A computed fold for an 87-nucleotide RNA from a Gammaproteobacteria bacterium, annotated as c-di-GMP-I riboswitch aptamer. The sequence was found by an Rfam model in a public genome assembly.
RNA sequence: UCCCGAGAAAGGCAAACCCAUCGAAAGAUGGGGACGCAAAGCUACCGGUCUACGGGCCUCACGGCCUAGGACAGCGGGGUUGCCACA
Numbered sequence: 001u002c003c004c005g006a007g008a009a010a011g012g013c014a015a016a017c018c019c020a021u022c023g024a025a026a027g028a029u030g031g032g033g034a035c036g037c038a039a040a041g042c043u044a045c046c047g048g049u050c051u052a053c054g055g056g057c058c059u060c061a062c063g064g065c066c067u068a069g070g071a072c073a074g075c076g077g078g079g080u081u082g083c084c085a086c087a
Stems, first nucleotide, its partner, number of pairs: 005084001012037002017032006035074001041080003045077003048072003054067005
């Protein structure tokens, strides 16, 4: 230096829920709050999942079905960066 996360040490992040804002929605942001997380840091490249403004089809109509240009990194994989470290 690299790997390894234990009975360490210093810390870090922040689920659900509530309030406000943005958004058609999924969801995101800020504040509060902690379920948990050794990458629960970043990244939409791959798989998967969610939503359907818009578009297409069906319907007399109400509506129904399909579809990411949207979203999820706390679904999994990949890429990348990183604190400390027993044996």